[in-house]
Context: one part of a larger RNA
RNA sequence: GACGAACGCUGGCGGCGUGCUUAAUACAUGCAAGUCGAGCGAGUGUAGCAAUACACGAGCGGCGGACGGGUGAGUAACGCGUGGGCAAUCUGCCCUCUAGCCCGGGAUAACAGUUCGAAAGGACUGCUAACACCGGAUAUGCUCCCACCCUGGCAUCAGGGAGAGAGAAAAGUUUACACUAGAGGAUGAGCCCGCGUCCCAUUAGCUAGUUGGUGAGGUAACGGCCCACCAAGGCGACGAUGGGUAGCCGACCUGAGAGGGUGAACGGCCACACUGGGACUGAGACACGGCCCAGACUCCUACGGGAGGCAGCAGUAGGGAAUUUUCCGCAAUGGGCGAAAGCCUGACGGAGCAACGCCGCGUGAGGGAUGAAGGUUUUCGGAUCGUAAACCUCUGUCUAGAGGGAAGAUAAUGACGGUACCUCUGGAGGAAGCCACGGCUAACUACGUGCCAGCAGCCGCGGUAAUACGUAGGUGGCAAGCGUUGUCC
Numbered sequence: 001g002a003c004g005a006a007c008g009c010u011g012g013c014g015g016c017g018u019g020c021u022u023a024a025u026a027c028a029u030g031c032a033a034g035u036c037g038a039g040c041g042a043g044u045g046u047a048g049c050a051a052u053a054c055a056c057g058a059g060c061g062g063c064g065g066a067c068g069g070g071u072g073a074g075u076a077a078c079g080c081g082u083g084g085g086c087a088a089u090c091u092g093c094c095c096u097c098u099a100g101c102c103c104g105g106g107a108u109a110a111c112a113g114u115u116c117g118a119a120a121g122g123a124c125u126g127c128u129a130a131c132a133c134c135g136g137a138u139a140u141g142c143u144c145c146c147a148c149c150c151u152g153g154c155a156u157c158a159g160g161g162a163g164a165g166a167g168a169a170a171a172g173u174u175u176a177c178a179c180u181a182g183a184g185g186a187u188g189a190g191c192c193c194g195c196g197u198c199c200c201a202u203u204a205g206c207u208a209g210u211u212g213g214u215g216a217g218g219u220a221a222c223g224g225c226c227c228a229c230c231a232a233g234g235c236g237a238c239g240a241u242g243g244g245u246a247g248c249c250g251a252c253c254u255g256a257g258a259g260g261g262u263g264a265a266c267g268g269c270c271a272c273a274c275u276g277g278g279a280c281u282g283a284g285a286c287a288c289g290g291c292c293c294a295g296a297c298u299c300c301u302a303c304g305g306g307a308g309g310c311a312g313c314a315g316u317a318g319g320g321a322a323u324u325u326u327c328c329g330c331a332a333u334g335g336g337c338g339a340a341a342g343c344c345u346g347a348c349g350g351a352g353c354a355a356c357g358c359c360g361c362g363u364g365a366g367g368g369a370u371g372a373a374g375g376u377u378u379u380c381g382g383a384u385c386g387u388a389a390a391c392c393u394c395u396g397u398c399u400a401g402a403g404g405g406a407a408g409a410u411a412a413u414g415a416c417g418g419u420a421c422c423u424c425u426g427g428a429g430g431a432a433g434c435c436a437c438g439g440c441u442a443a444c445u446a447c448g449u450g451c452c453a454g455c456a457g458c459c460g461c462g463g464u465a466a467u468a469c470g471u472a473g474g475u476g477g478c479a480a481g482c483g484u485u486g487u488c489c
Base pairs, nucleotide, nucleotide: 001488002487003486005485006484007483008482009481012361013360014359015358016357017356018354019353020319025317026316027315029314030313031312034063035062036061039060040059043056044055045054046053047052070272071271072270079197080196081195082194083193084192085191086190089189090188094185095184096183097182098181099180100179102136103135104134105133111126112125113124114123115122116121142167143166144165146163148161149160150159151158152157172177198244199243200242205235206234207233210232211231212230213229214228215227217225247269248268249267250266251262252261253260254259274295275294276293277292278291297308298307299306300305325351327350328349329348333347334345335344336343337342364394365393366392367391374385375384376383377382398430399426400425401424402423403422404421408416433478434477435476436475437474438459439458440457444473445472446471447470448469454461455460
């Protein structure tokens, strides 16, 4: 000098930030991911005699739930950083371009009936629709196989052209918007490589899918990624292997710099989601608020069986020196769905609490000597607190009351909020403490105590005149803070 701090004393206001560093401990309760009726059939409600119109929402279907939000357990690793590579890759929605959108079919949920169960939830029979599912046609192009030509390269090869065979599309709808195939783009992702990335040698040898090859499988894709066979390799004092510790970076703190330390908040990447394992769906997951299995724990039970996962936002218990409201709003920004209106959004925008931090402001200003009273001290003369107070003249920041009142919103829409801000009125009124005073180190006397009580960062003070303990007066420093402790430079 710095801090996500804590503790002690004290505490007026505002702006902007920050706020479980410990138990990745366990969680009551509420909310945090839905949306589309312009995909579909049935149903319900309202209006109506009805046709019909409007609304609702269980189910089928589509898109989204892989984003956003949290945490740092694990990880010493191509995890991260940086620079490259993919002739070894994928990419929903979006943009550009080309071509197409023909003919059919059978189911199933909802629903109804029967039935099992305490419940969670099922079973059977029957009915029905679709942009759900399936078959056929078509194929400029696309994929696969065969063989030809041209161009290029970086080994495998890549690109283009012409040819034979095989294979695969579609969904409607009032335009709009959708759908199918293909080419390109954009975005996002996957994989590989060079270099860098903590401590211990009181860890010296490690390794059998191990290292390489051939073949087959698998993947979007290369690869011992997996498997069969074959060979015996591969790594290591340039530190393998083992152990410990740890998310990494932009950055942050310090320092003249080099360097050292840290990785809170904000941003990028990674990993995780009760613990362990697994796949399904999908453009994308091996998926925080999805599924299955096992385990621990908690809860319900009619004992047969079931339900759950706050490292989302609040909040609770526990742990701890220690860390906030079970708040308001979708008005803004952004996201999902929708043609739209709109709906959802604890992302976000705000408010609340906390001097936790930084910054700003205030607690009054000018005059005022009889140097009042009082305190302290005294050599009893005085000195000092001290222009300090009183008193006089002012001011109105903050504050209190009253009135007006935004921007943020582009036509409408403002949670914040009657907030910020402005005007008027009132009155010095409501607002100062903390630490130190032996030297380092700015600041001294008195009394009490008497190696006691105590102080202390180091040196050291205290045993009867202690500037070092305690109190008082005074003084010094900083100031809504001041000290102490801890940690880093």
Small-subunit ribosomal RNA, 5' domain from an uncultured bacterium, 489 nucleotides, folded computationally. Rfam family: Bacterial small subunit ribosomal RNA. Its mean pLDDT, the model's own confidence on a scale to 100, is 83.